[in-house]
């Protein structure tokens, strides 16, 4: 680098030094000169791994925080496919004096909205 599994709607930021980006790509939409992005001090959160306990067939449970990890917005939303609804438009039908309204297990659209699964990403363990 790439594979494999687990997890991703919680939860935690001052101070310095920097000096214009940044939120991974794309579209959107947002942070930023009241200071981006990175570095470094301090602090915090978490609980995968580690270590302990009680328990033991496993799952799980509970502590500690040693190794990572993270501290704007759900991994900020969304991108692929599936369904369901809405909205139009047409066909069909019903009443109607028209504009038009109503109904449909009918066809289509584009747009949008929920849902579920996927994709990438990212964390953290194995393993190549």
């Nucleotide at each position: 680098u790439g594979c494999u599994c687990a997890u991703c709607c919680a939860g935690a930021g001052a101070g310095g030094u920097g000096g214009a980006g940044g939120g991974a790509c794309c579209g959107g939409c947002c942070c930023u000169g009241a200071g981006a992005a990175a570095c470094c001090u301090c602090g915090g959160c978490a609980a995968c791994c580690g270590c302990g306990a009680a328990g033991c067939g496993c799952a799980g449970u509970c502590g500690c925080u040693g190794g990572u990890g993270c501290c704007a917005a759900a991994u900020c939303c969304g991108g692929c496919a599936g369904a369901a609804g809405u909205u139009c438009u047409c066909c069909g039908g019903c009443a109607g004096g028209g504009u038009g309204g109503c109904c449909g297990g009918g066809a289509g659209a584009c747009a949008u909205u929920u849902c579920u699964g996927g994709a990438a990403g990212a964390u953290g363990a194995g393993g190549a």
About this RNA:
Predicted 3D model of a 128-nucleotide RNA (SAM riboswitch aptamer (S box leader)) from a metagenome. It matches the Rfam family "SAM riboswitch aptamer (S box leader)". Rfam describes the family as follows. The SAM riboswitch is found upstream of a number of genes which code for proteins involved in methionine or cysteine biosynthesis in Gram-positive bacteria. The coordinates come from a structure-prediction model, not an experiment, and the mean pLDDT is 80. The sequence is in RNAcentral, with records from Rfam and Ribocentre.